RNAcentral holds the sequence, with entries from Rfam. A computed fold for a 73-nucleotide RNA from Wallemia hederae, annotated as transfer RNA. The organism belongs to Wallemia, within Eukaryota.

RNA sequence: GCUUCCGUGGUGUAGUGGUGAUCACGCAUCCUUUACACGGAUGAGACCACCGGUUCGAUCCCGGUCGGAAGCU
Numbered sequence: 001g002c003u004u005c006c007g008u009g010g011u012g013u014a015g016u017g018g019u020g021a022u023c024a025c026g027c028a029u030c031c032u033u034u035a036c037a038c039g040g041a042u043g044a045g046a047c048c049a050c051c052g053g054u055u056c057g058a059u060c061c062c063g064g065u066c067g068g069a070a071g072c073u
Stems, first nucleotide, its partner, number of pairs: 001072007010025003018056001027043005049065005
């Protein structure tokens, strides 16, 4: 230098054009307990790496940039 893949709450993930972006762990409050843990209920937390484009509409499609991984030279 070239090719491919990846980037989504604190962490790990689902979501392949449409109406509150999913789940698990973690966190907060409440219930339960003498208390803790377990368990149960509720809640907060990401506008999807960034910029632009296509579209009535983009996490999703296209181009570029940044970062990471693998391969080739």

Rfam family: tRNA.